Predicted 3D model of a 351-nucleotide part of an RNA (small-subunit ribosomal RNA, central domain) from a Candidatus Kaiserbacteria bacterium.
It was read from a public genome assembly.
The prediction has a mean pLDDT of 87.
Rfam family: Bacterial small subunit ribosomal RNA.

Context: one part of a larger RNA
RNA sequence: CUGGGCGUAAAGGGUGUGUAGGCGGUCAUGUUAGUCCUCCGUUAAAGACUUGGGCUCAACCCAAGAAGUGCGGGGGAAACGGCAUGACUGUGAGGAUGCAAGAGGUCUAUGGAACUCAUGGUGUAGGGGUGAAAUCCGUUGAUAUCAUGGGGAACACCGAAAGCGAAGGCAGUAGACUGGUGCAUUCCUGACGCUGAAACACGAAAGCCAGGGUAGCGAAUGGGAUUAGAUACCCCAGUAGUCCUGGCCCUAAACGUUGUCUGUUGGUUUUUCGGAGUAUCGACCCUCUGGGAGACGAAGCUAACGCGUUAAACAGACCGCCUGGGUAGUACGGCCGCAAGGCUAAAACUC
Numbered sequence: 001c002u003g004g005g006c007g008u009a010a011a012g013g014g015u016g017u018g019u020a021g022g023c024g025g026u027c028a029u030g031u032u033a034g035u036c037c038u039c040c041g042u043u044a045a046a047g048a049c050u051u052g053g054g055c056u057c058a059a060c061c062c063a064a065g066a067a068g069u070g071c072g073g074g075g076g077a078a079a080c081g082g083c084a085u086g087a088c089u090g091u092g093a094g095g096a097u098g099c100a101a102g103a104g105g106u107c108u109a110u111g112g113a114a115c116u117c118a119u120g121g122u123g124u125a126g127g128g129g130u131g132a133a134a135u136c137c138g139u140u141g142a143u144a145u146c147a148u149g150g151g152g153a154a155c156a157c158c159g160a161a162a163g164c165g166a167a168g169g170c171a172g173u174a175g176a177c178u179g180g181u182g183c184a185u186u187c188c189u190g191a192c193g194c195u196g197a198a199a200c201a202c203g204a205a206a207g208c209c210a211g212g213g214u215a216g217c218g219a220a221u222g223g224g225a226u227u228a229g230a231u232a233c234c235c236c237a238g239u240a241g242u243c244c245u246g247g248c249c250c251u252a253a254a255c256g257u258u259g260u261c262u263g264u265u266g267g268u269u270u271u272u273c274g275g276a277g278u279a280u281c282g283a284c285c286c287u288c289u290g291g292g293a294g295a296c297g298a299a300g301c302u303a304a305c306g307c308g309u310u311a312a313a314c315a316g317a318c319c320g321c322c323u324g325g326g327u328a329g330u331a332c333g334g335c336c337g338c339a340a341g342g343c344u345a346a347a348a349c350u351c
Stems, first nucleotide, its partner, number of pairs: 004322003007305002012319001014202004021195003025088008034080001035077008049065006092192001093189003096185005104178007111155001115151008126137002163170002207248006216242002221237004259318006267296011300307002324351003333344004
């Protein structure tokens, strides 16, 4: 290399856009360095194979024959593939038109509850916290309660196994701008497609830089407890951070631990977004149909668990990845980063 694999045993890249490359719908014509057929040459001898023979047999040896892959050349074929040309659309893909749903994104404005702070009123000795306490707060008047004002962060109910998004993720309300999607019509383009090494973009939290902001929470830290000790669990405080703007970082149990796309293969049921029909005053209901999200399960698959039209079934295209454990996702080198570190990625040795 061939071969075998990747839900849980090692193994799907965090996600997308997309270059090269690989693969590619229907019909016709031409051509052909792929492909197929045929002939010739070459592919040393020995060896291997078949047949026959020689040593008493065998090993061994001798002779003949056949086979053989590749390469070169001549002739031919045109189904498949390539190339060229022309055409097709009920169909792949895209567009148009008309509807529709949605926490999809960005920005601005704004609302109420809670919390906290300040001021004032009422009011008096406690409050708080725990398994029990204490640190802590409070007669300079706390806790409780009422009023007014300020502040920051998050949006109860609706809310759902629901919805949207490529993933990360997205939730008060309103507006502006904006991306994607579904259905219906079957009007247009006419294969424009799929995948995708590089590359580029996005990428939770934490972390970093500069400037703001800081109510609550809260690494670190201090104190109180607990304990043999207690650098913890519990309690009282509390800095960074959490928030905003701009710029970095680029990781994750980034998980459905399941790459993307296409086709094929029984069902039952729930839910969501469309359409058609029936019904109806209308909305439901009922039937059919397309897209999504779940549950259970035929066949089939699986080591089992389980998966099962949202496949882990049956097939095809392309990419990524795996090859015993440790050493190690480490060293070295390179690239990236302000740093933290990230990406790429071994070996000796050892079991």